[in-house]
RNA sequence: CUCAUCCAGAGGGGUGGAGGGAUACGGCCCUGCGAAGCCCCGGCAACCAUCACGUUGGGUCCGCCGCGAGGUCAAUUCCCGCGUGACAGGUGCCAAGUCCGGCCCGCGGCCAUCCGGCCGCUGGGGCAGAUGAG
Numbered sequence: 001c002u003c004a005u006c007c008a009g010a011g012g013g014g015u016g017g018a019g020g021g022a023u024a025c026g027g028c029c030c031u032g033c034g035a036a037g038c039c040c041c042g043g044c045a046a047c048c049a050u051c052a053c054g055u056u057g058g059g060u061c062c063g064c065c066g067c068g069a070g071g072u073c074a075a076u077u078c079c080c081g082c083g084u085g086a087c088a089g090g091u092g093c094c095a096a097g098u099c100c101g102g103c104c105c106g107c108g109g110c111c112a113u114c115c116g117g118c119c120g121c122u123g124g125g126g127c128a129g130a131u132g133a134g
């Protein structure tokens, strides 16, 4: 940089000693009944790998046709895709939807003469970020 995913899931102990929830800001939370960090153990299963099963999917082998280019059919078996499950090897993760918002749009309500403003939503998109694969 590109692509995919982000409403699921999973915590104890030791150490440490005041912060933490990525980041500025606004909220809202967690935290001396002990934050971050570090260590140990345990767990989860998103992605990759592996395995099993399934598959009105795709490709191809074989077969058939053709002098040939090629065509056709199309595999329990080979490759790929897709689905489900297993596993825990590589990453990752284990408060709250990425904790929520901010920007744009939609819808609803209220205020305002207009411009517009405020509030709300299982709403849509974006920005930023995280994780994986490349």
Stems, first nucleotide, its partner, number of pairs: 001134006011041005019030003025101003042094003046091003050086006057080003063072003098128001103125003106121006
Molecule: SAM riboswitch aptamer (S box leader)
Organism: soil metagenome